[in-house]
RNA sequence: UGAGGGAUCGUCCAACGGCAGGACACCUGGCUCUGACCCAGGGAAUCAUGGUUCGAAUCCAUGUCCCUCAG
Numbered sequence: 001u002g003a004g005g006g007a008u009c010g011u012c013c014a015a016c017g018g019c020a021g022g023a024c025a026c027c028u029g030g031c032u033c034u035g036a037c038c039c040a041g042g043g044a045a046u047c048a049u050g051g052u053u054c055g056a057a058u059c060c061a062u063g064u065c066c067c068u069c070a071g
Stems, first nucleotide, its partner, number of pairs: 001070007010024004018054001026042005047063005
């Protein structure tokens, strides 16, 4: 430099173009003599900028970063 893949809560993963969800972690409460376990509840994210569309995490363009391959 070229080709391909990837970027989503703190972490790991989901999500036909139509309310961004789950597990773990965290916080609060319950339980307990205390803690753990367990139960209930809560907060928390779409890499960036544009475009298409009634509507974009999803489609398109450009850029950034990571991985693989080629040279």